[in-house]
Molecule: Bacterial RNase P class A
Organism: Desulfuromonadaceae bacterium UBA2294
RNA sequence: GAAGAAGGCCAGGUGAUCGCCGCCCGUCACUUGCUGAUGGGGGGAGGAAAGUCCGGGCUCCACAGGGCAGGAUGGUCCCUAACGGGGACCGGGGGCGACCCCAGGGAAAGUGCCACAGAGAGAAGACCGCCCGCCAGGUGCGGGUCAGGGUGAAAGGGUGAGGUAAGAGCUCACCAGGUCCGGCGGUGACGUCGGAUGCUCGGUAAACCCCAUCCGGAGCAAGGCCUAAUAGAGGAGCGUUUGAGGACGGCCCGUCCGAGGCUCCCGGGUUGGCCGCUUGAGACCGUCGGCAACGGCGGCCCUAGAGGAAUGAUCAUCGCCCGGUCGCAGGCAACUGCGGCGGGGAACAGAACCCGGCUUACGGCCUUCUUCAGCC
Numbered sequence: 001g002a003a004g005a006a007g008g009c010c011a012g013g014u015g016a017u018c019g020c021c022g023c024c025c026g027u028c029a030c031u032u033g034c035u036g037a038u039g040g041g042g043g044g045a046g047g048a049a050a051g052u053c054c055g056g057g058c059u060c061c062a063c064a065g066g067g068c069a070g071g072a073u074g075g076u077c078c079c080u081a082a083c084g085g086g087g088a089c090c091g092g093g094g095g096c097g098a099c100c101c102c103a104g105g106g107a108a109a110g111u112g113c114c115a116c117a118g119a120g121a122g123a124a125g126a127c128c129g130c131c132c133g134c135c136a137g138g139u140g141c142g143g144g145u146c147a148g149g150g151u152g153a154a155a156g157g158g159u160g161a162g163g164u165a166a167g168a169g170c171u172c173a174c175c176a177g178g179u180c181c182g183g184c185g186g187u188g189a190c191g192u193c194g195g196a197u198g199c200u201c202g203g204u205a206a207a208c209c210c211c212a213u214c215c216g217g218a219g220c221a222a223g224g225c226c227u228a229a230u231a232g233a234g235g236a237g238c239g240u241u242u243g244a245g246g247a248c249g250g251c252c253c254g255u256c257c258g259a260g261g262c263u264c265c266c267g268g269g270u271u272g273g274c275c276g277c278u279u280g281a282g283a284c285c286g287u288c289g290g291c292a293a294c295g296g297c298g299g300c301c302c303u304a305g306a307g308g309a310a311u312g313a314u315c316a317u318c319g320c321c322c323g324g325u326c327g328c329a330g331g332c333a334a335c336u337g338c339g340g341c342g343g344g345g346a347a348c349a350g351a352a353c354c355c356g357g358c359u360u361a362c363g364g365c366c367u368u369c370u371u372c373a374g375c376c
Stems, first nucleotide, its partner, number of pairs: 001372010012318007020044002023041007030033001046348001050359002053357005058219004065253004070215005075089005090104001091102004105210002110208002112204003127149002129145006157175006176200002178197008223275004232266001234265005245257003282301001284299006320345003324341007
């Protein structure tokens, strides 16, 4: 100097003027109210507020029981309110490396698929070749063989020797993989060492499936209160303890509620105000424990609640980023540092009950690490 990898922070600051929303204190007015005006004080969008993909808090359904179907997850341990999330590690894979990725249980429970080529694609094979016989010979026929060749993404472990008519784990030695037994390390997944065993007959489950674990439903347009208004002589069916109907995402069982009751059709009124609505599994600081995620203890703080939807506009100045130019210093140069002048730019994007994650969009700065090239 170039190319990368992992992590962290900010998202302009300050002042003035005018304007908007909400809370607290005070004053005045009247029609005394969910009223209007005015003075003072304090506060007023994000790291993603976005997507609505997960998990909850909260509210309601009766107390959410059992099963089937359905859905989700899938190495081990830990964290968390919980999760399909996070941390550390194990195994496998990628990269020279820093590091990154994995939908990571089961293929002998069963079913399916592996095109084409090839003899044959899974309890799968006899094409070429090799050996034997008919037959003196051959392009023929029969038998044996798959070690070699060929085809293919993939072809019944590899090397060597013996053995054989030829050959093959047929036998042996070594190696690799599998299984079993034992030692050591680890909470564990697992690793490592030693021994035995000829066991060596594919892949695919983000194919169906099997196994293990988990899962009531609906959602702030949840739900509750107040005020006000209206039109039911409306129609039909079932039923009144011999149980209609209802409650639970679908179905079954069970349980409970249930009587001038329930369901359906037609028609009418209100579509106003208030609560829910912001103090939280909360932020920040310190300390202890832990590899870490995170947790304990202590201190301290209150940081939007709009309701068709508020936080905006102007001016000045400082800061940040990108060029230009002048001067000084270093340097062979490229360039670097300091100071002055002047120009331009500032991304993605706006709460709507709240919180923990994931995913996506995006400007700038900082820290650590890896590799390459050159110089000293």